This is a predicted structure of a 72-nucleotide RNA (transfer RNA) from a Candidatus Magasanikiibacteriota bacterium. The sequence is in RNAcentral, with records from ENA and MGnify. The coordinates come from a structure-prediction model, not an experiment, and the mean pLDDT is 81. It matches the Rfam family "tRNA". Rfam links the family to the GO term triplet codon-amino acid adaptor activity. NCBI's taxonomy places the organism under Bacteria, Bacteria candidate phyla, Candidatus Magasanikiibacteriota.
RNA sequence: CCUCUCGUAGUUCAAUGGAUAGAACGAGGCACUCCUAAUGCCUAGAUGUAGGUUCGAUUCCUGCCGAGAGGA
Numbered sequence: 001c002c003u004c005u006c007g008u009a010g011u012u013c014a015a016u017g018g019a020u021a022g023a024a025c026g027a028g029g030c031a032c033u034c035c036u037a038a039u040g041c042c043u044a045g046a047u048g049u050a051g052g053u054u055c056g057a058u059u060c061c062u063g064c065c066g067a068g069a070g071g072a
Base pairs, nucleotide, nucleotide: 001071002070003069004068005067006066007065010025011024012023013022018055027043028042029041030040031039048064049063050062051061052060
């Protein structure tokens, strides 16, 4: 320098055009318990960024940023 893949919650992953963006673990609160653990219930928490297409974008297109793989 060229090609390709990926970027979603604190972490690991879903959601491939129809929306209230879900789950597990983790965090906080409550219940239970003499206390703790375990268990149950509740709460908070995310789409890398800027545009475009669309009635509608996590999803499709482009630029940029970042991570990775291959080639020269």